The RNA shown here (TPP riboswitch aptamer (THI element)) has 95 nucleotides and comes from Ferruginibacter sp.
[in-house]
RNA sequence: ACUGAAUUUCCGGGGUGUUCCUUAAAUGGAGCUGAGAUAAUACCCGCUAACCUGAUCAGGAUAAUGCCUGCGUAGGAAGAAAUGACCCCCGCAUA
Repeated sequence: ACUGAAUUUCCGGGGUGUUCCUUAAAUGGAGCUGAGAUAAUACCCGCUAACCUGAUCAGGAUAAUGCCUGCGUAGGAAGAAAUGACCCCCGCAUA
């Protein structure tokens, strides 16, 4: 939770930082965190909310960085159909 969980299909929304080497270059590579670090059609998310704003923010760490925490019970933010009952969190154990 049968006043619709979850699944599937289609549709839609989003982010892509930092350090080093190299290059004429916005080029090519390597490291860190992460599901994902810009062309992958991949990854995440569609009200149980991904992501954005505040933000050239604050505290703590780091080689550096939204790396961690706060801000945050904040404000904004993208869905329909079919099927029809499980799903989420915490603890313990095992692999």

It was read from a public genome assembly, where an Rfam model found it.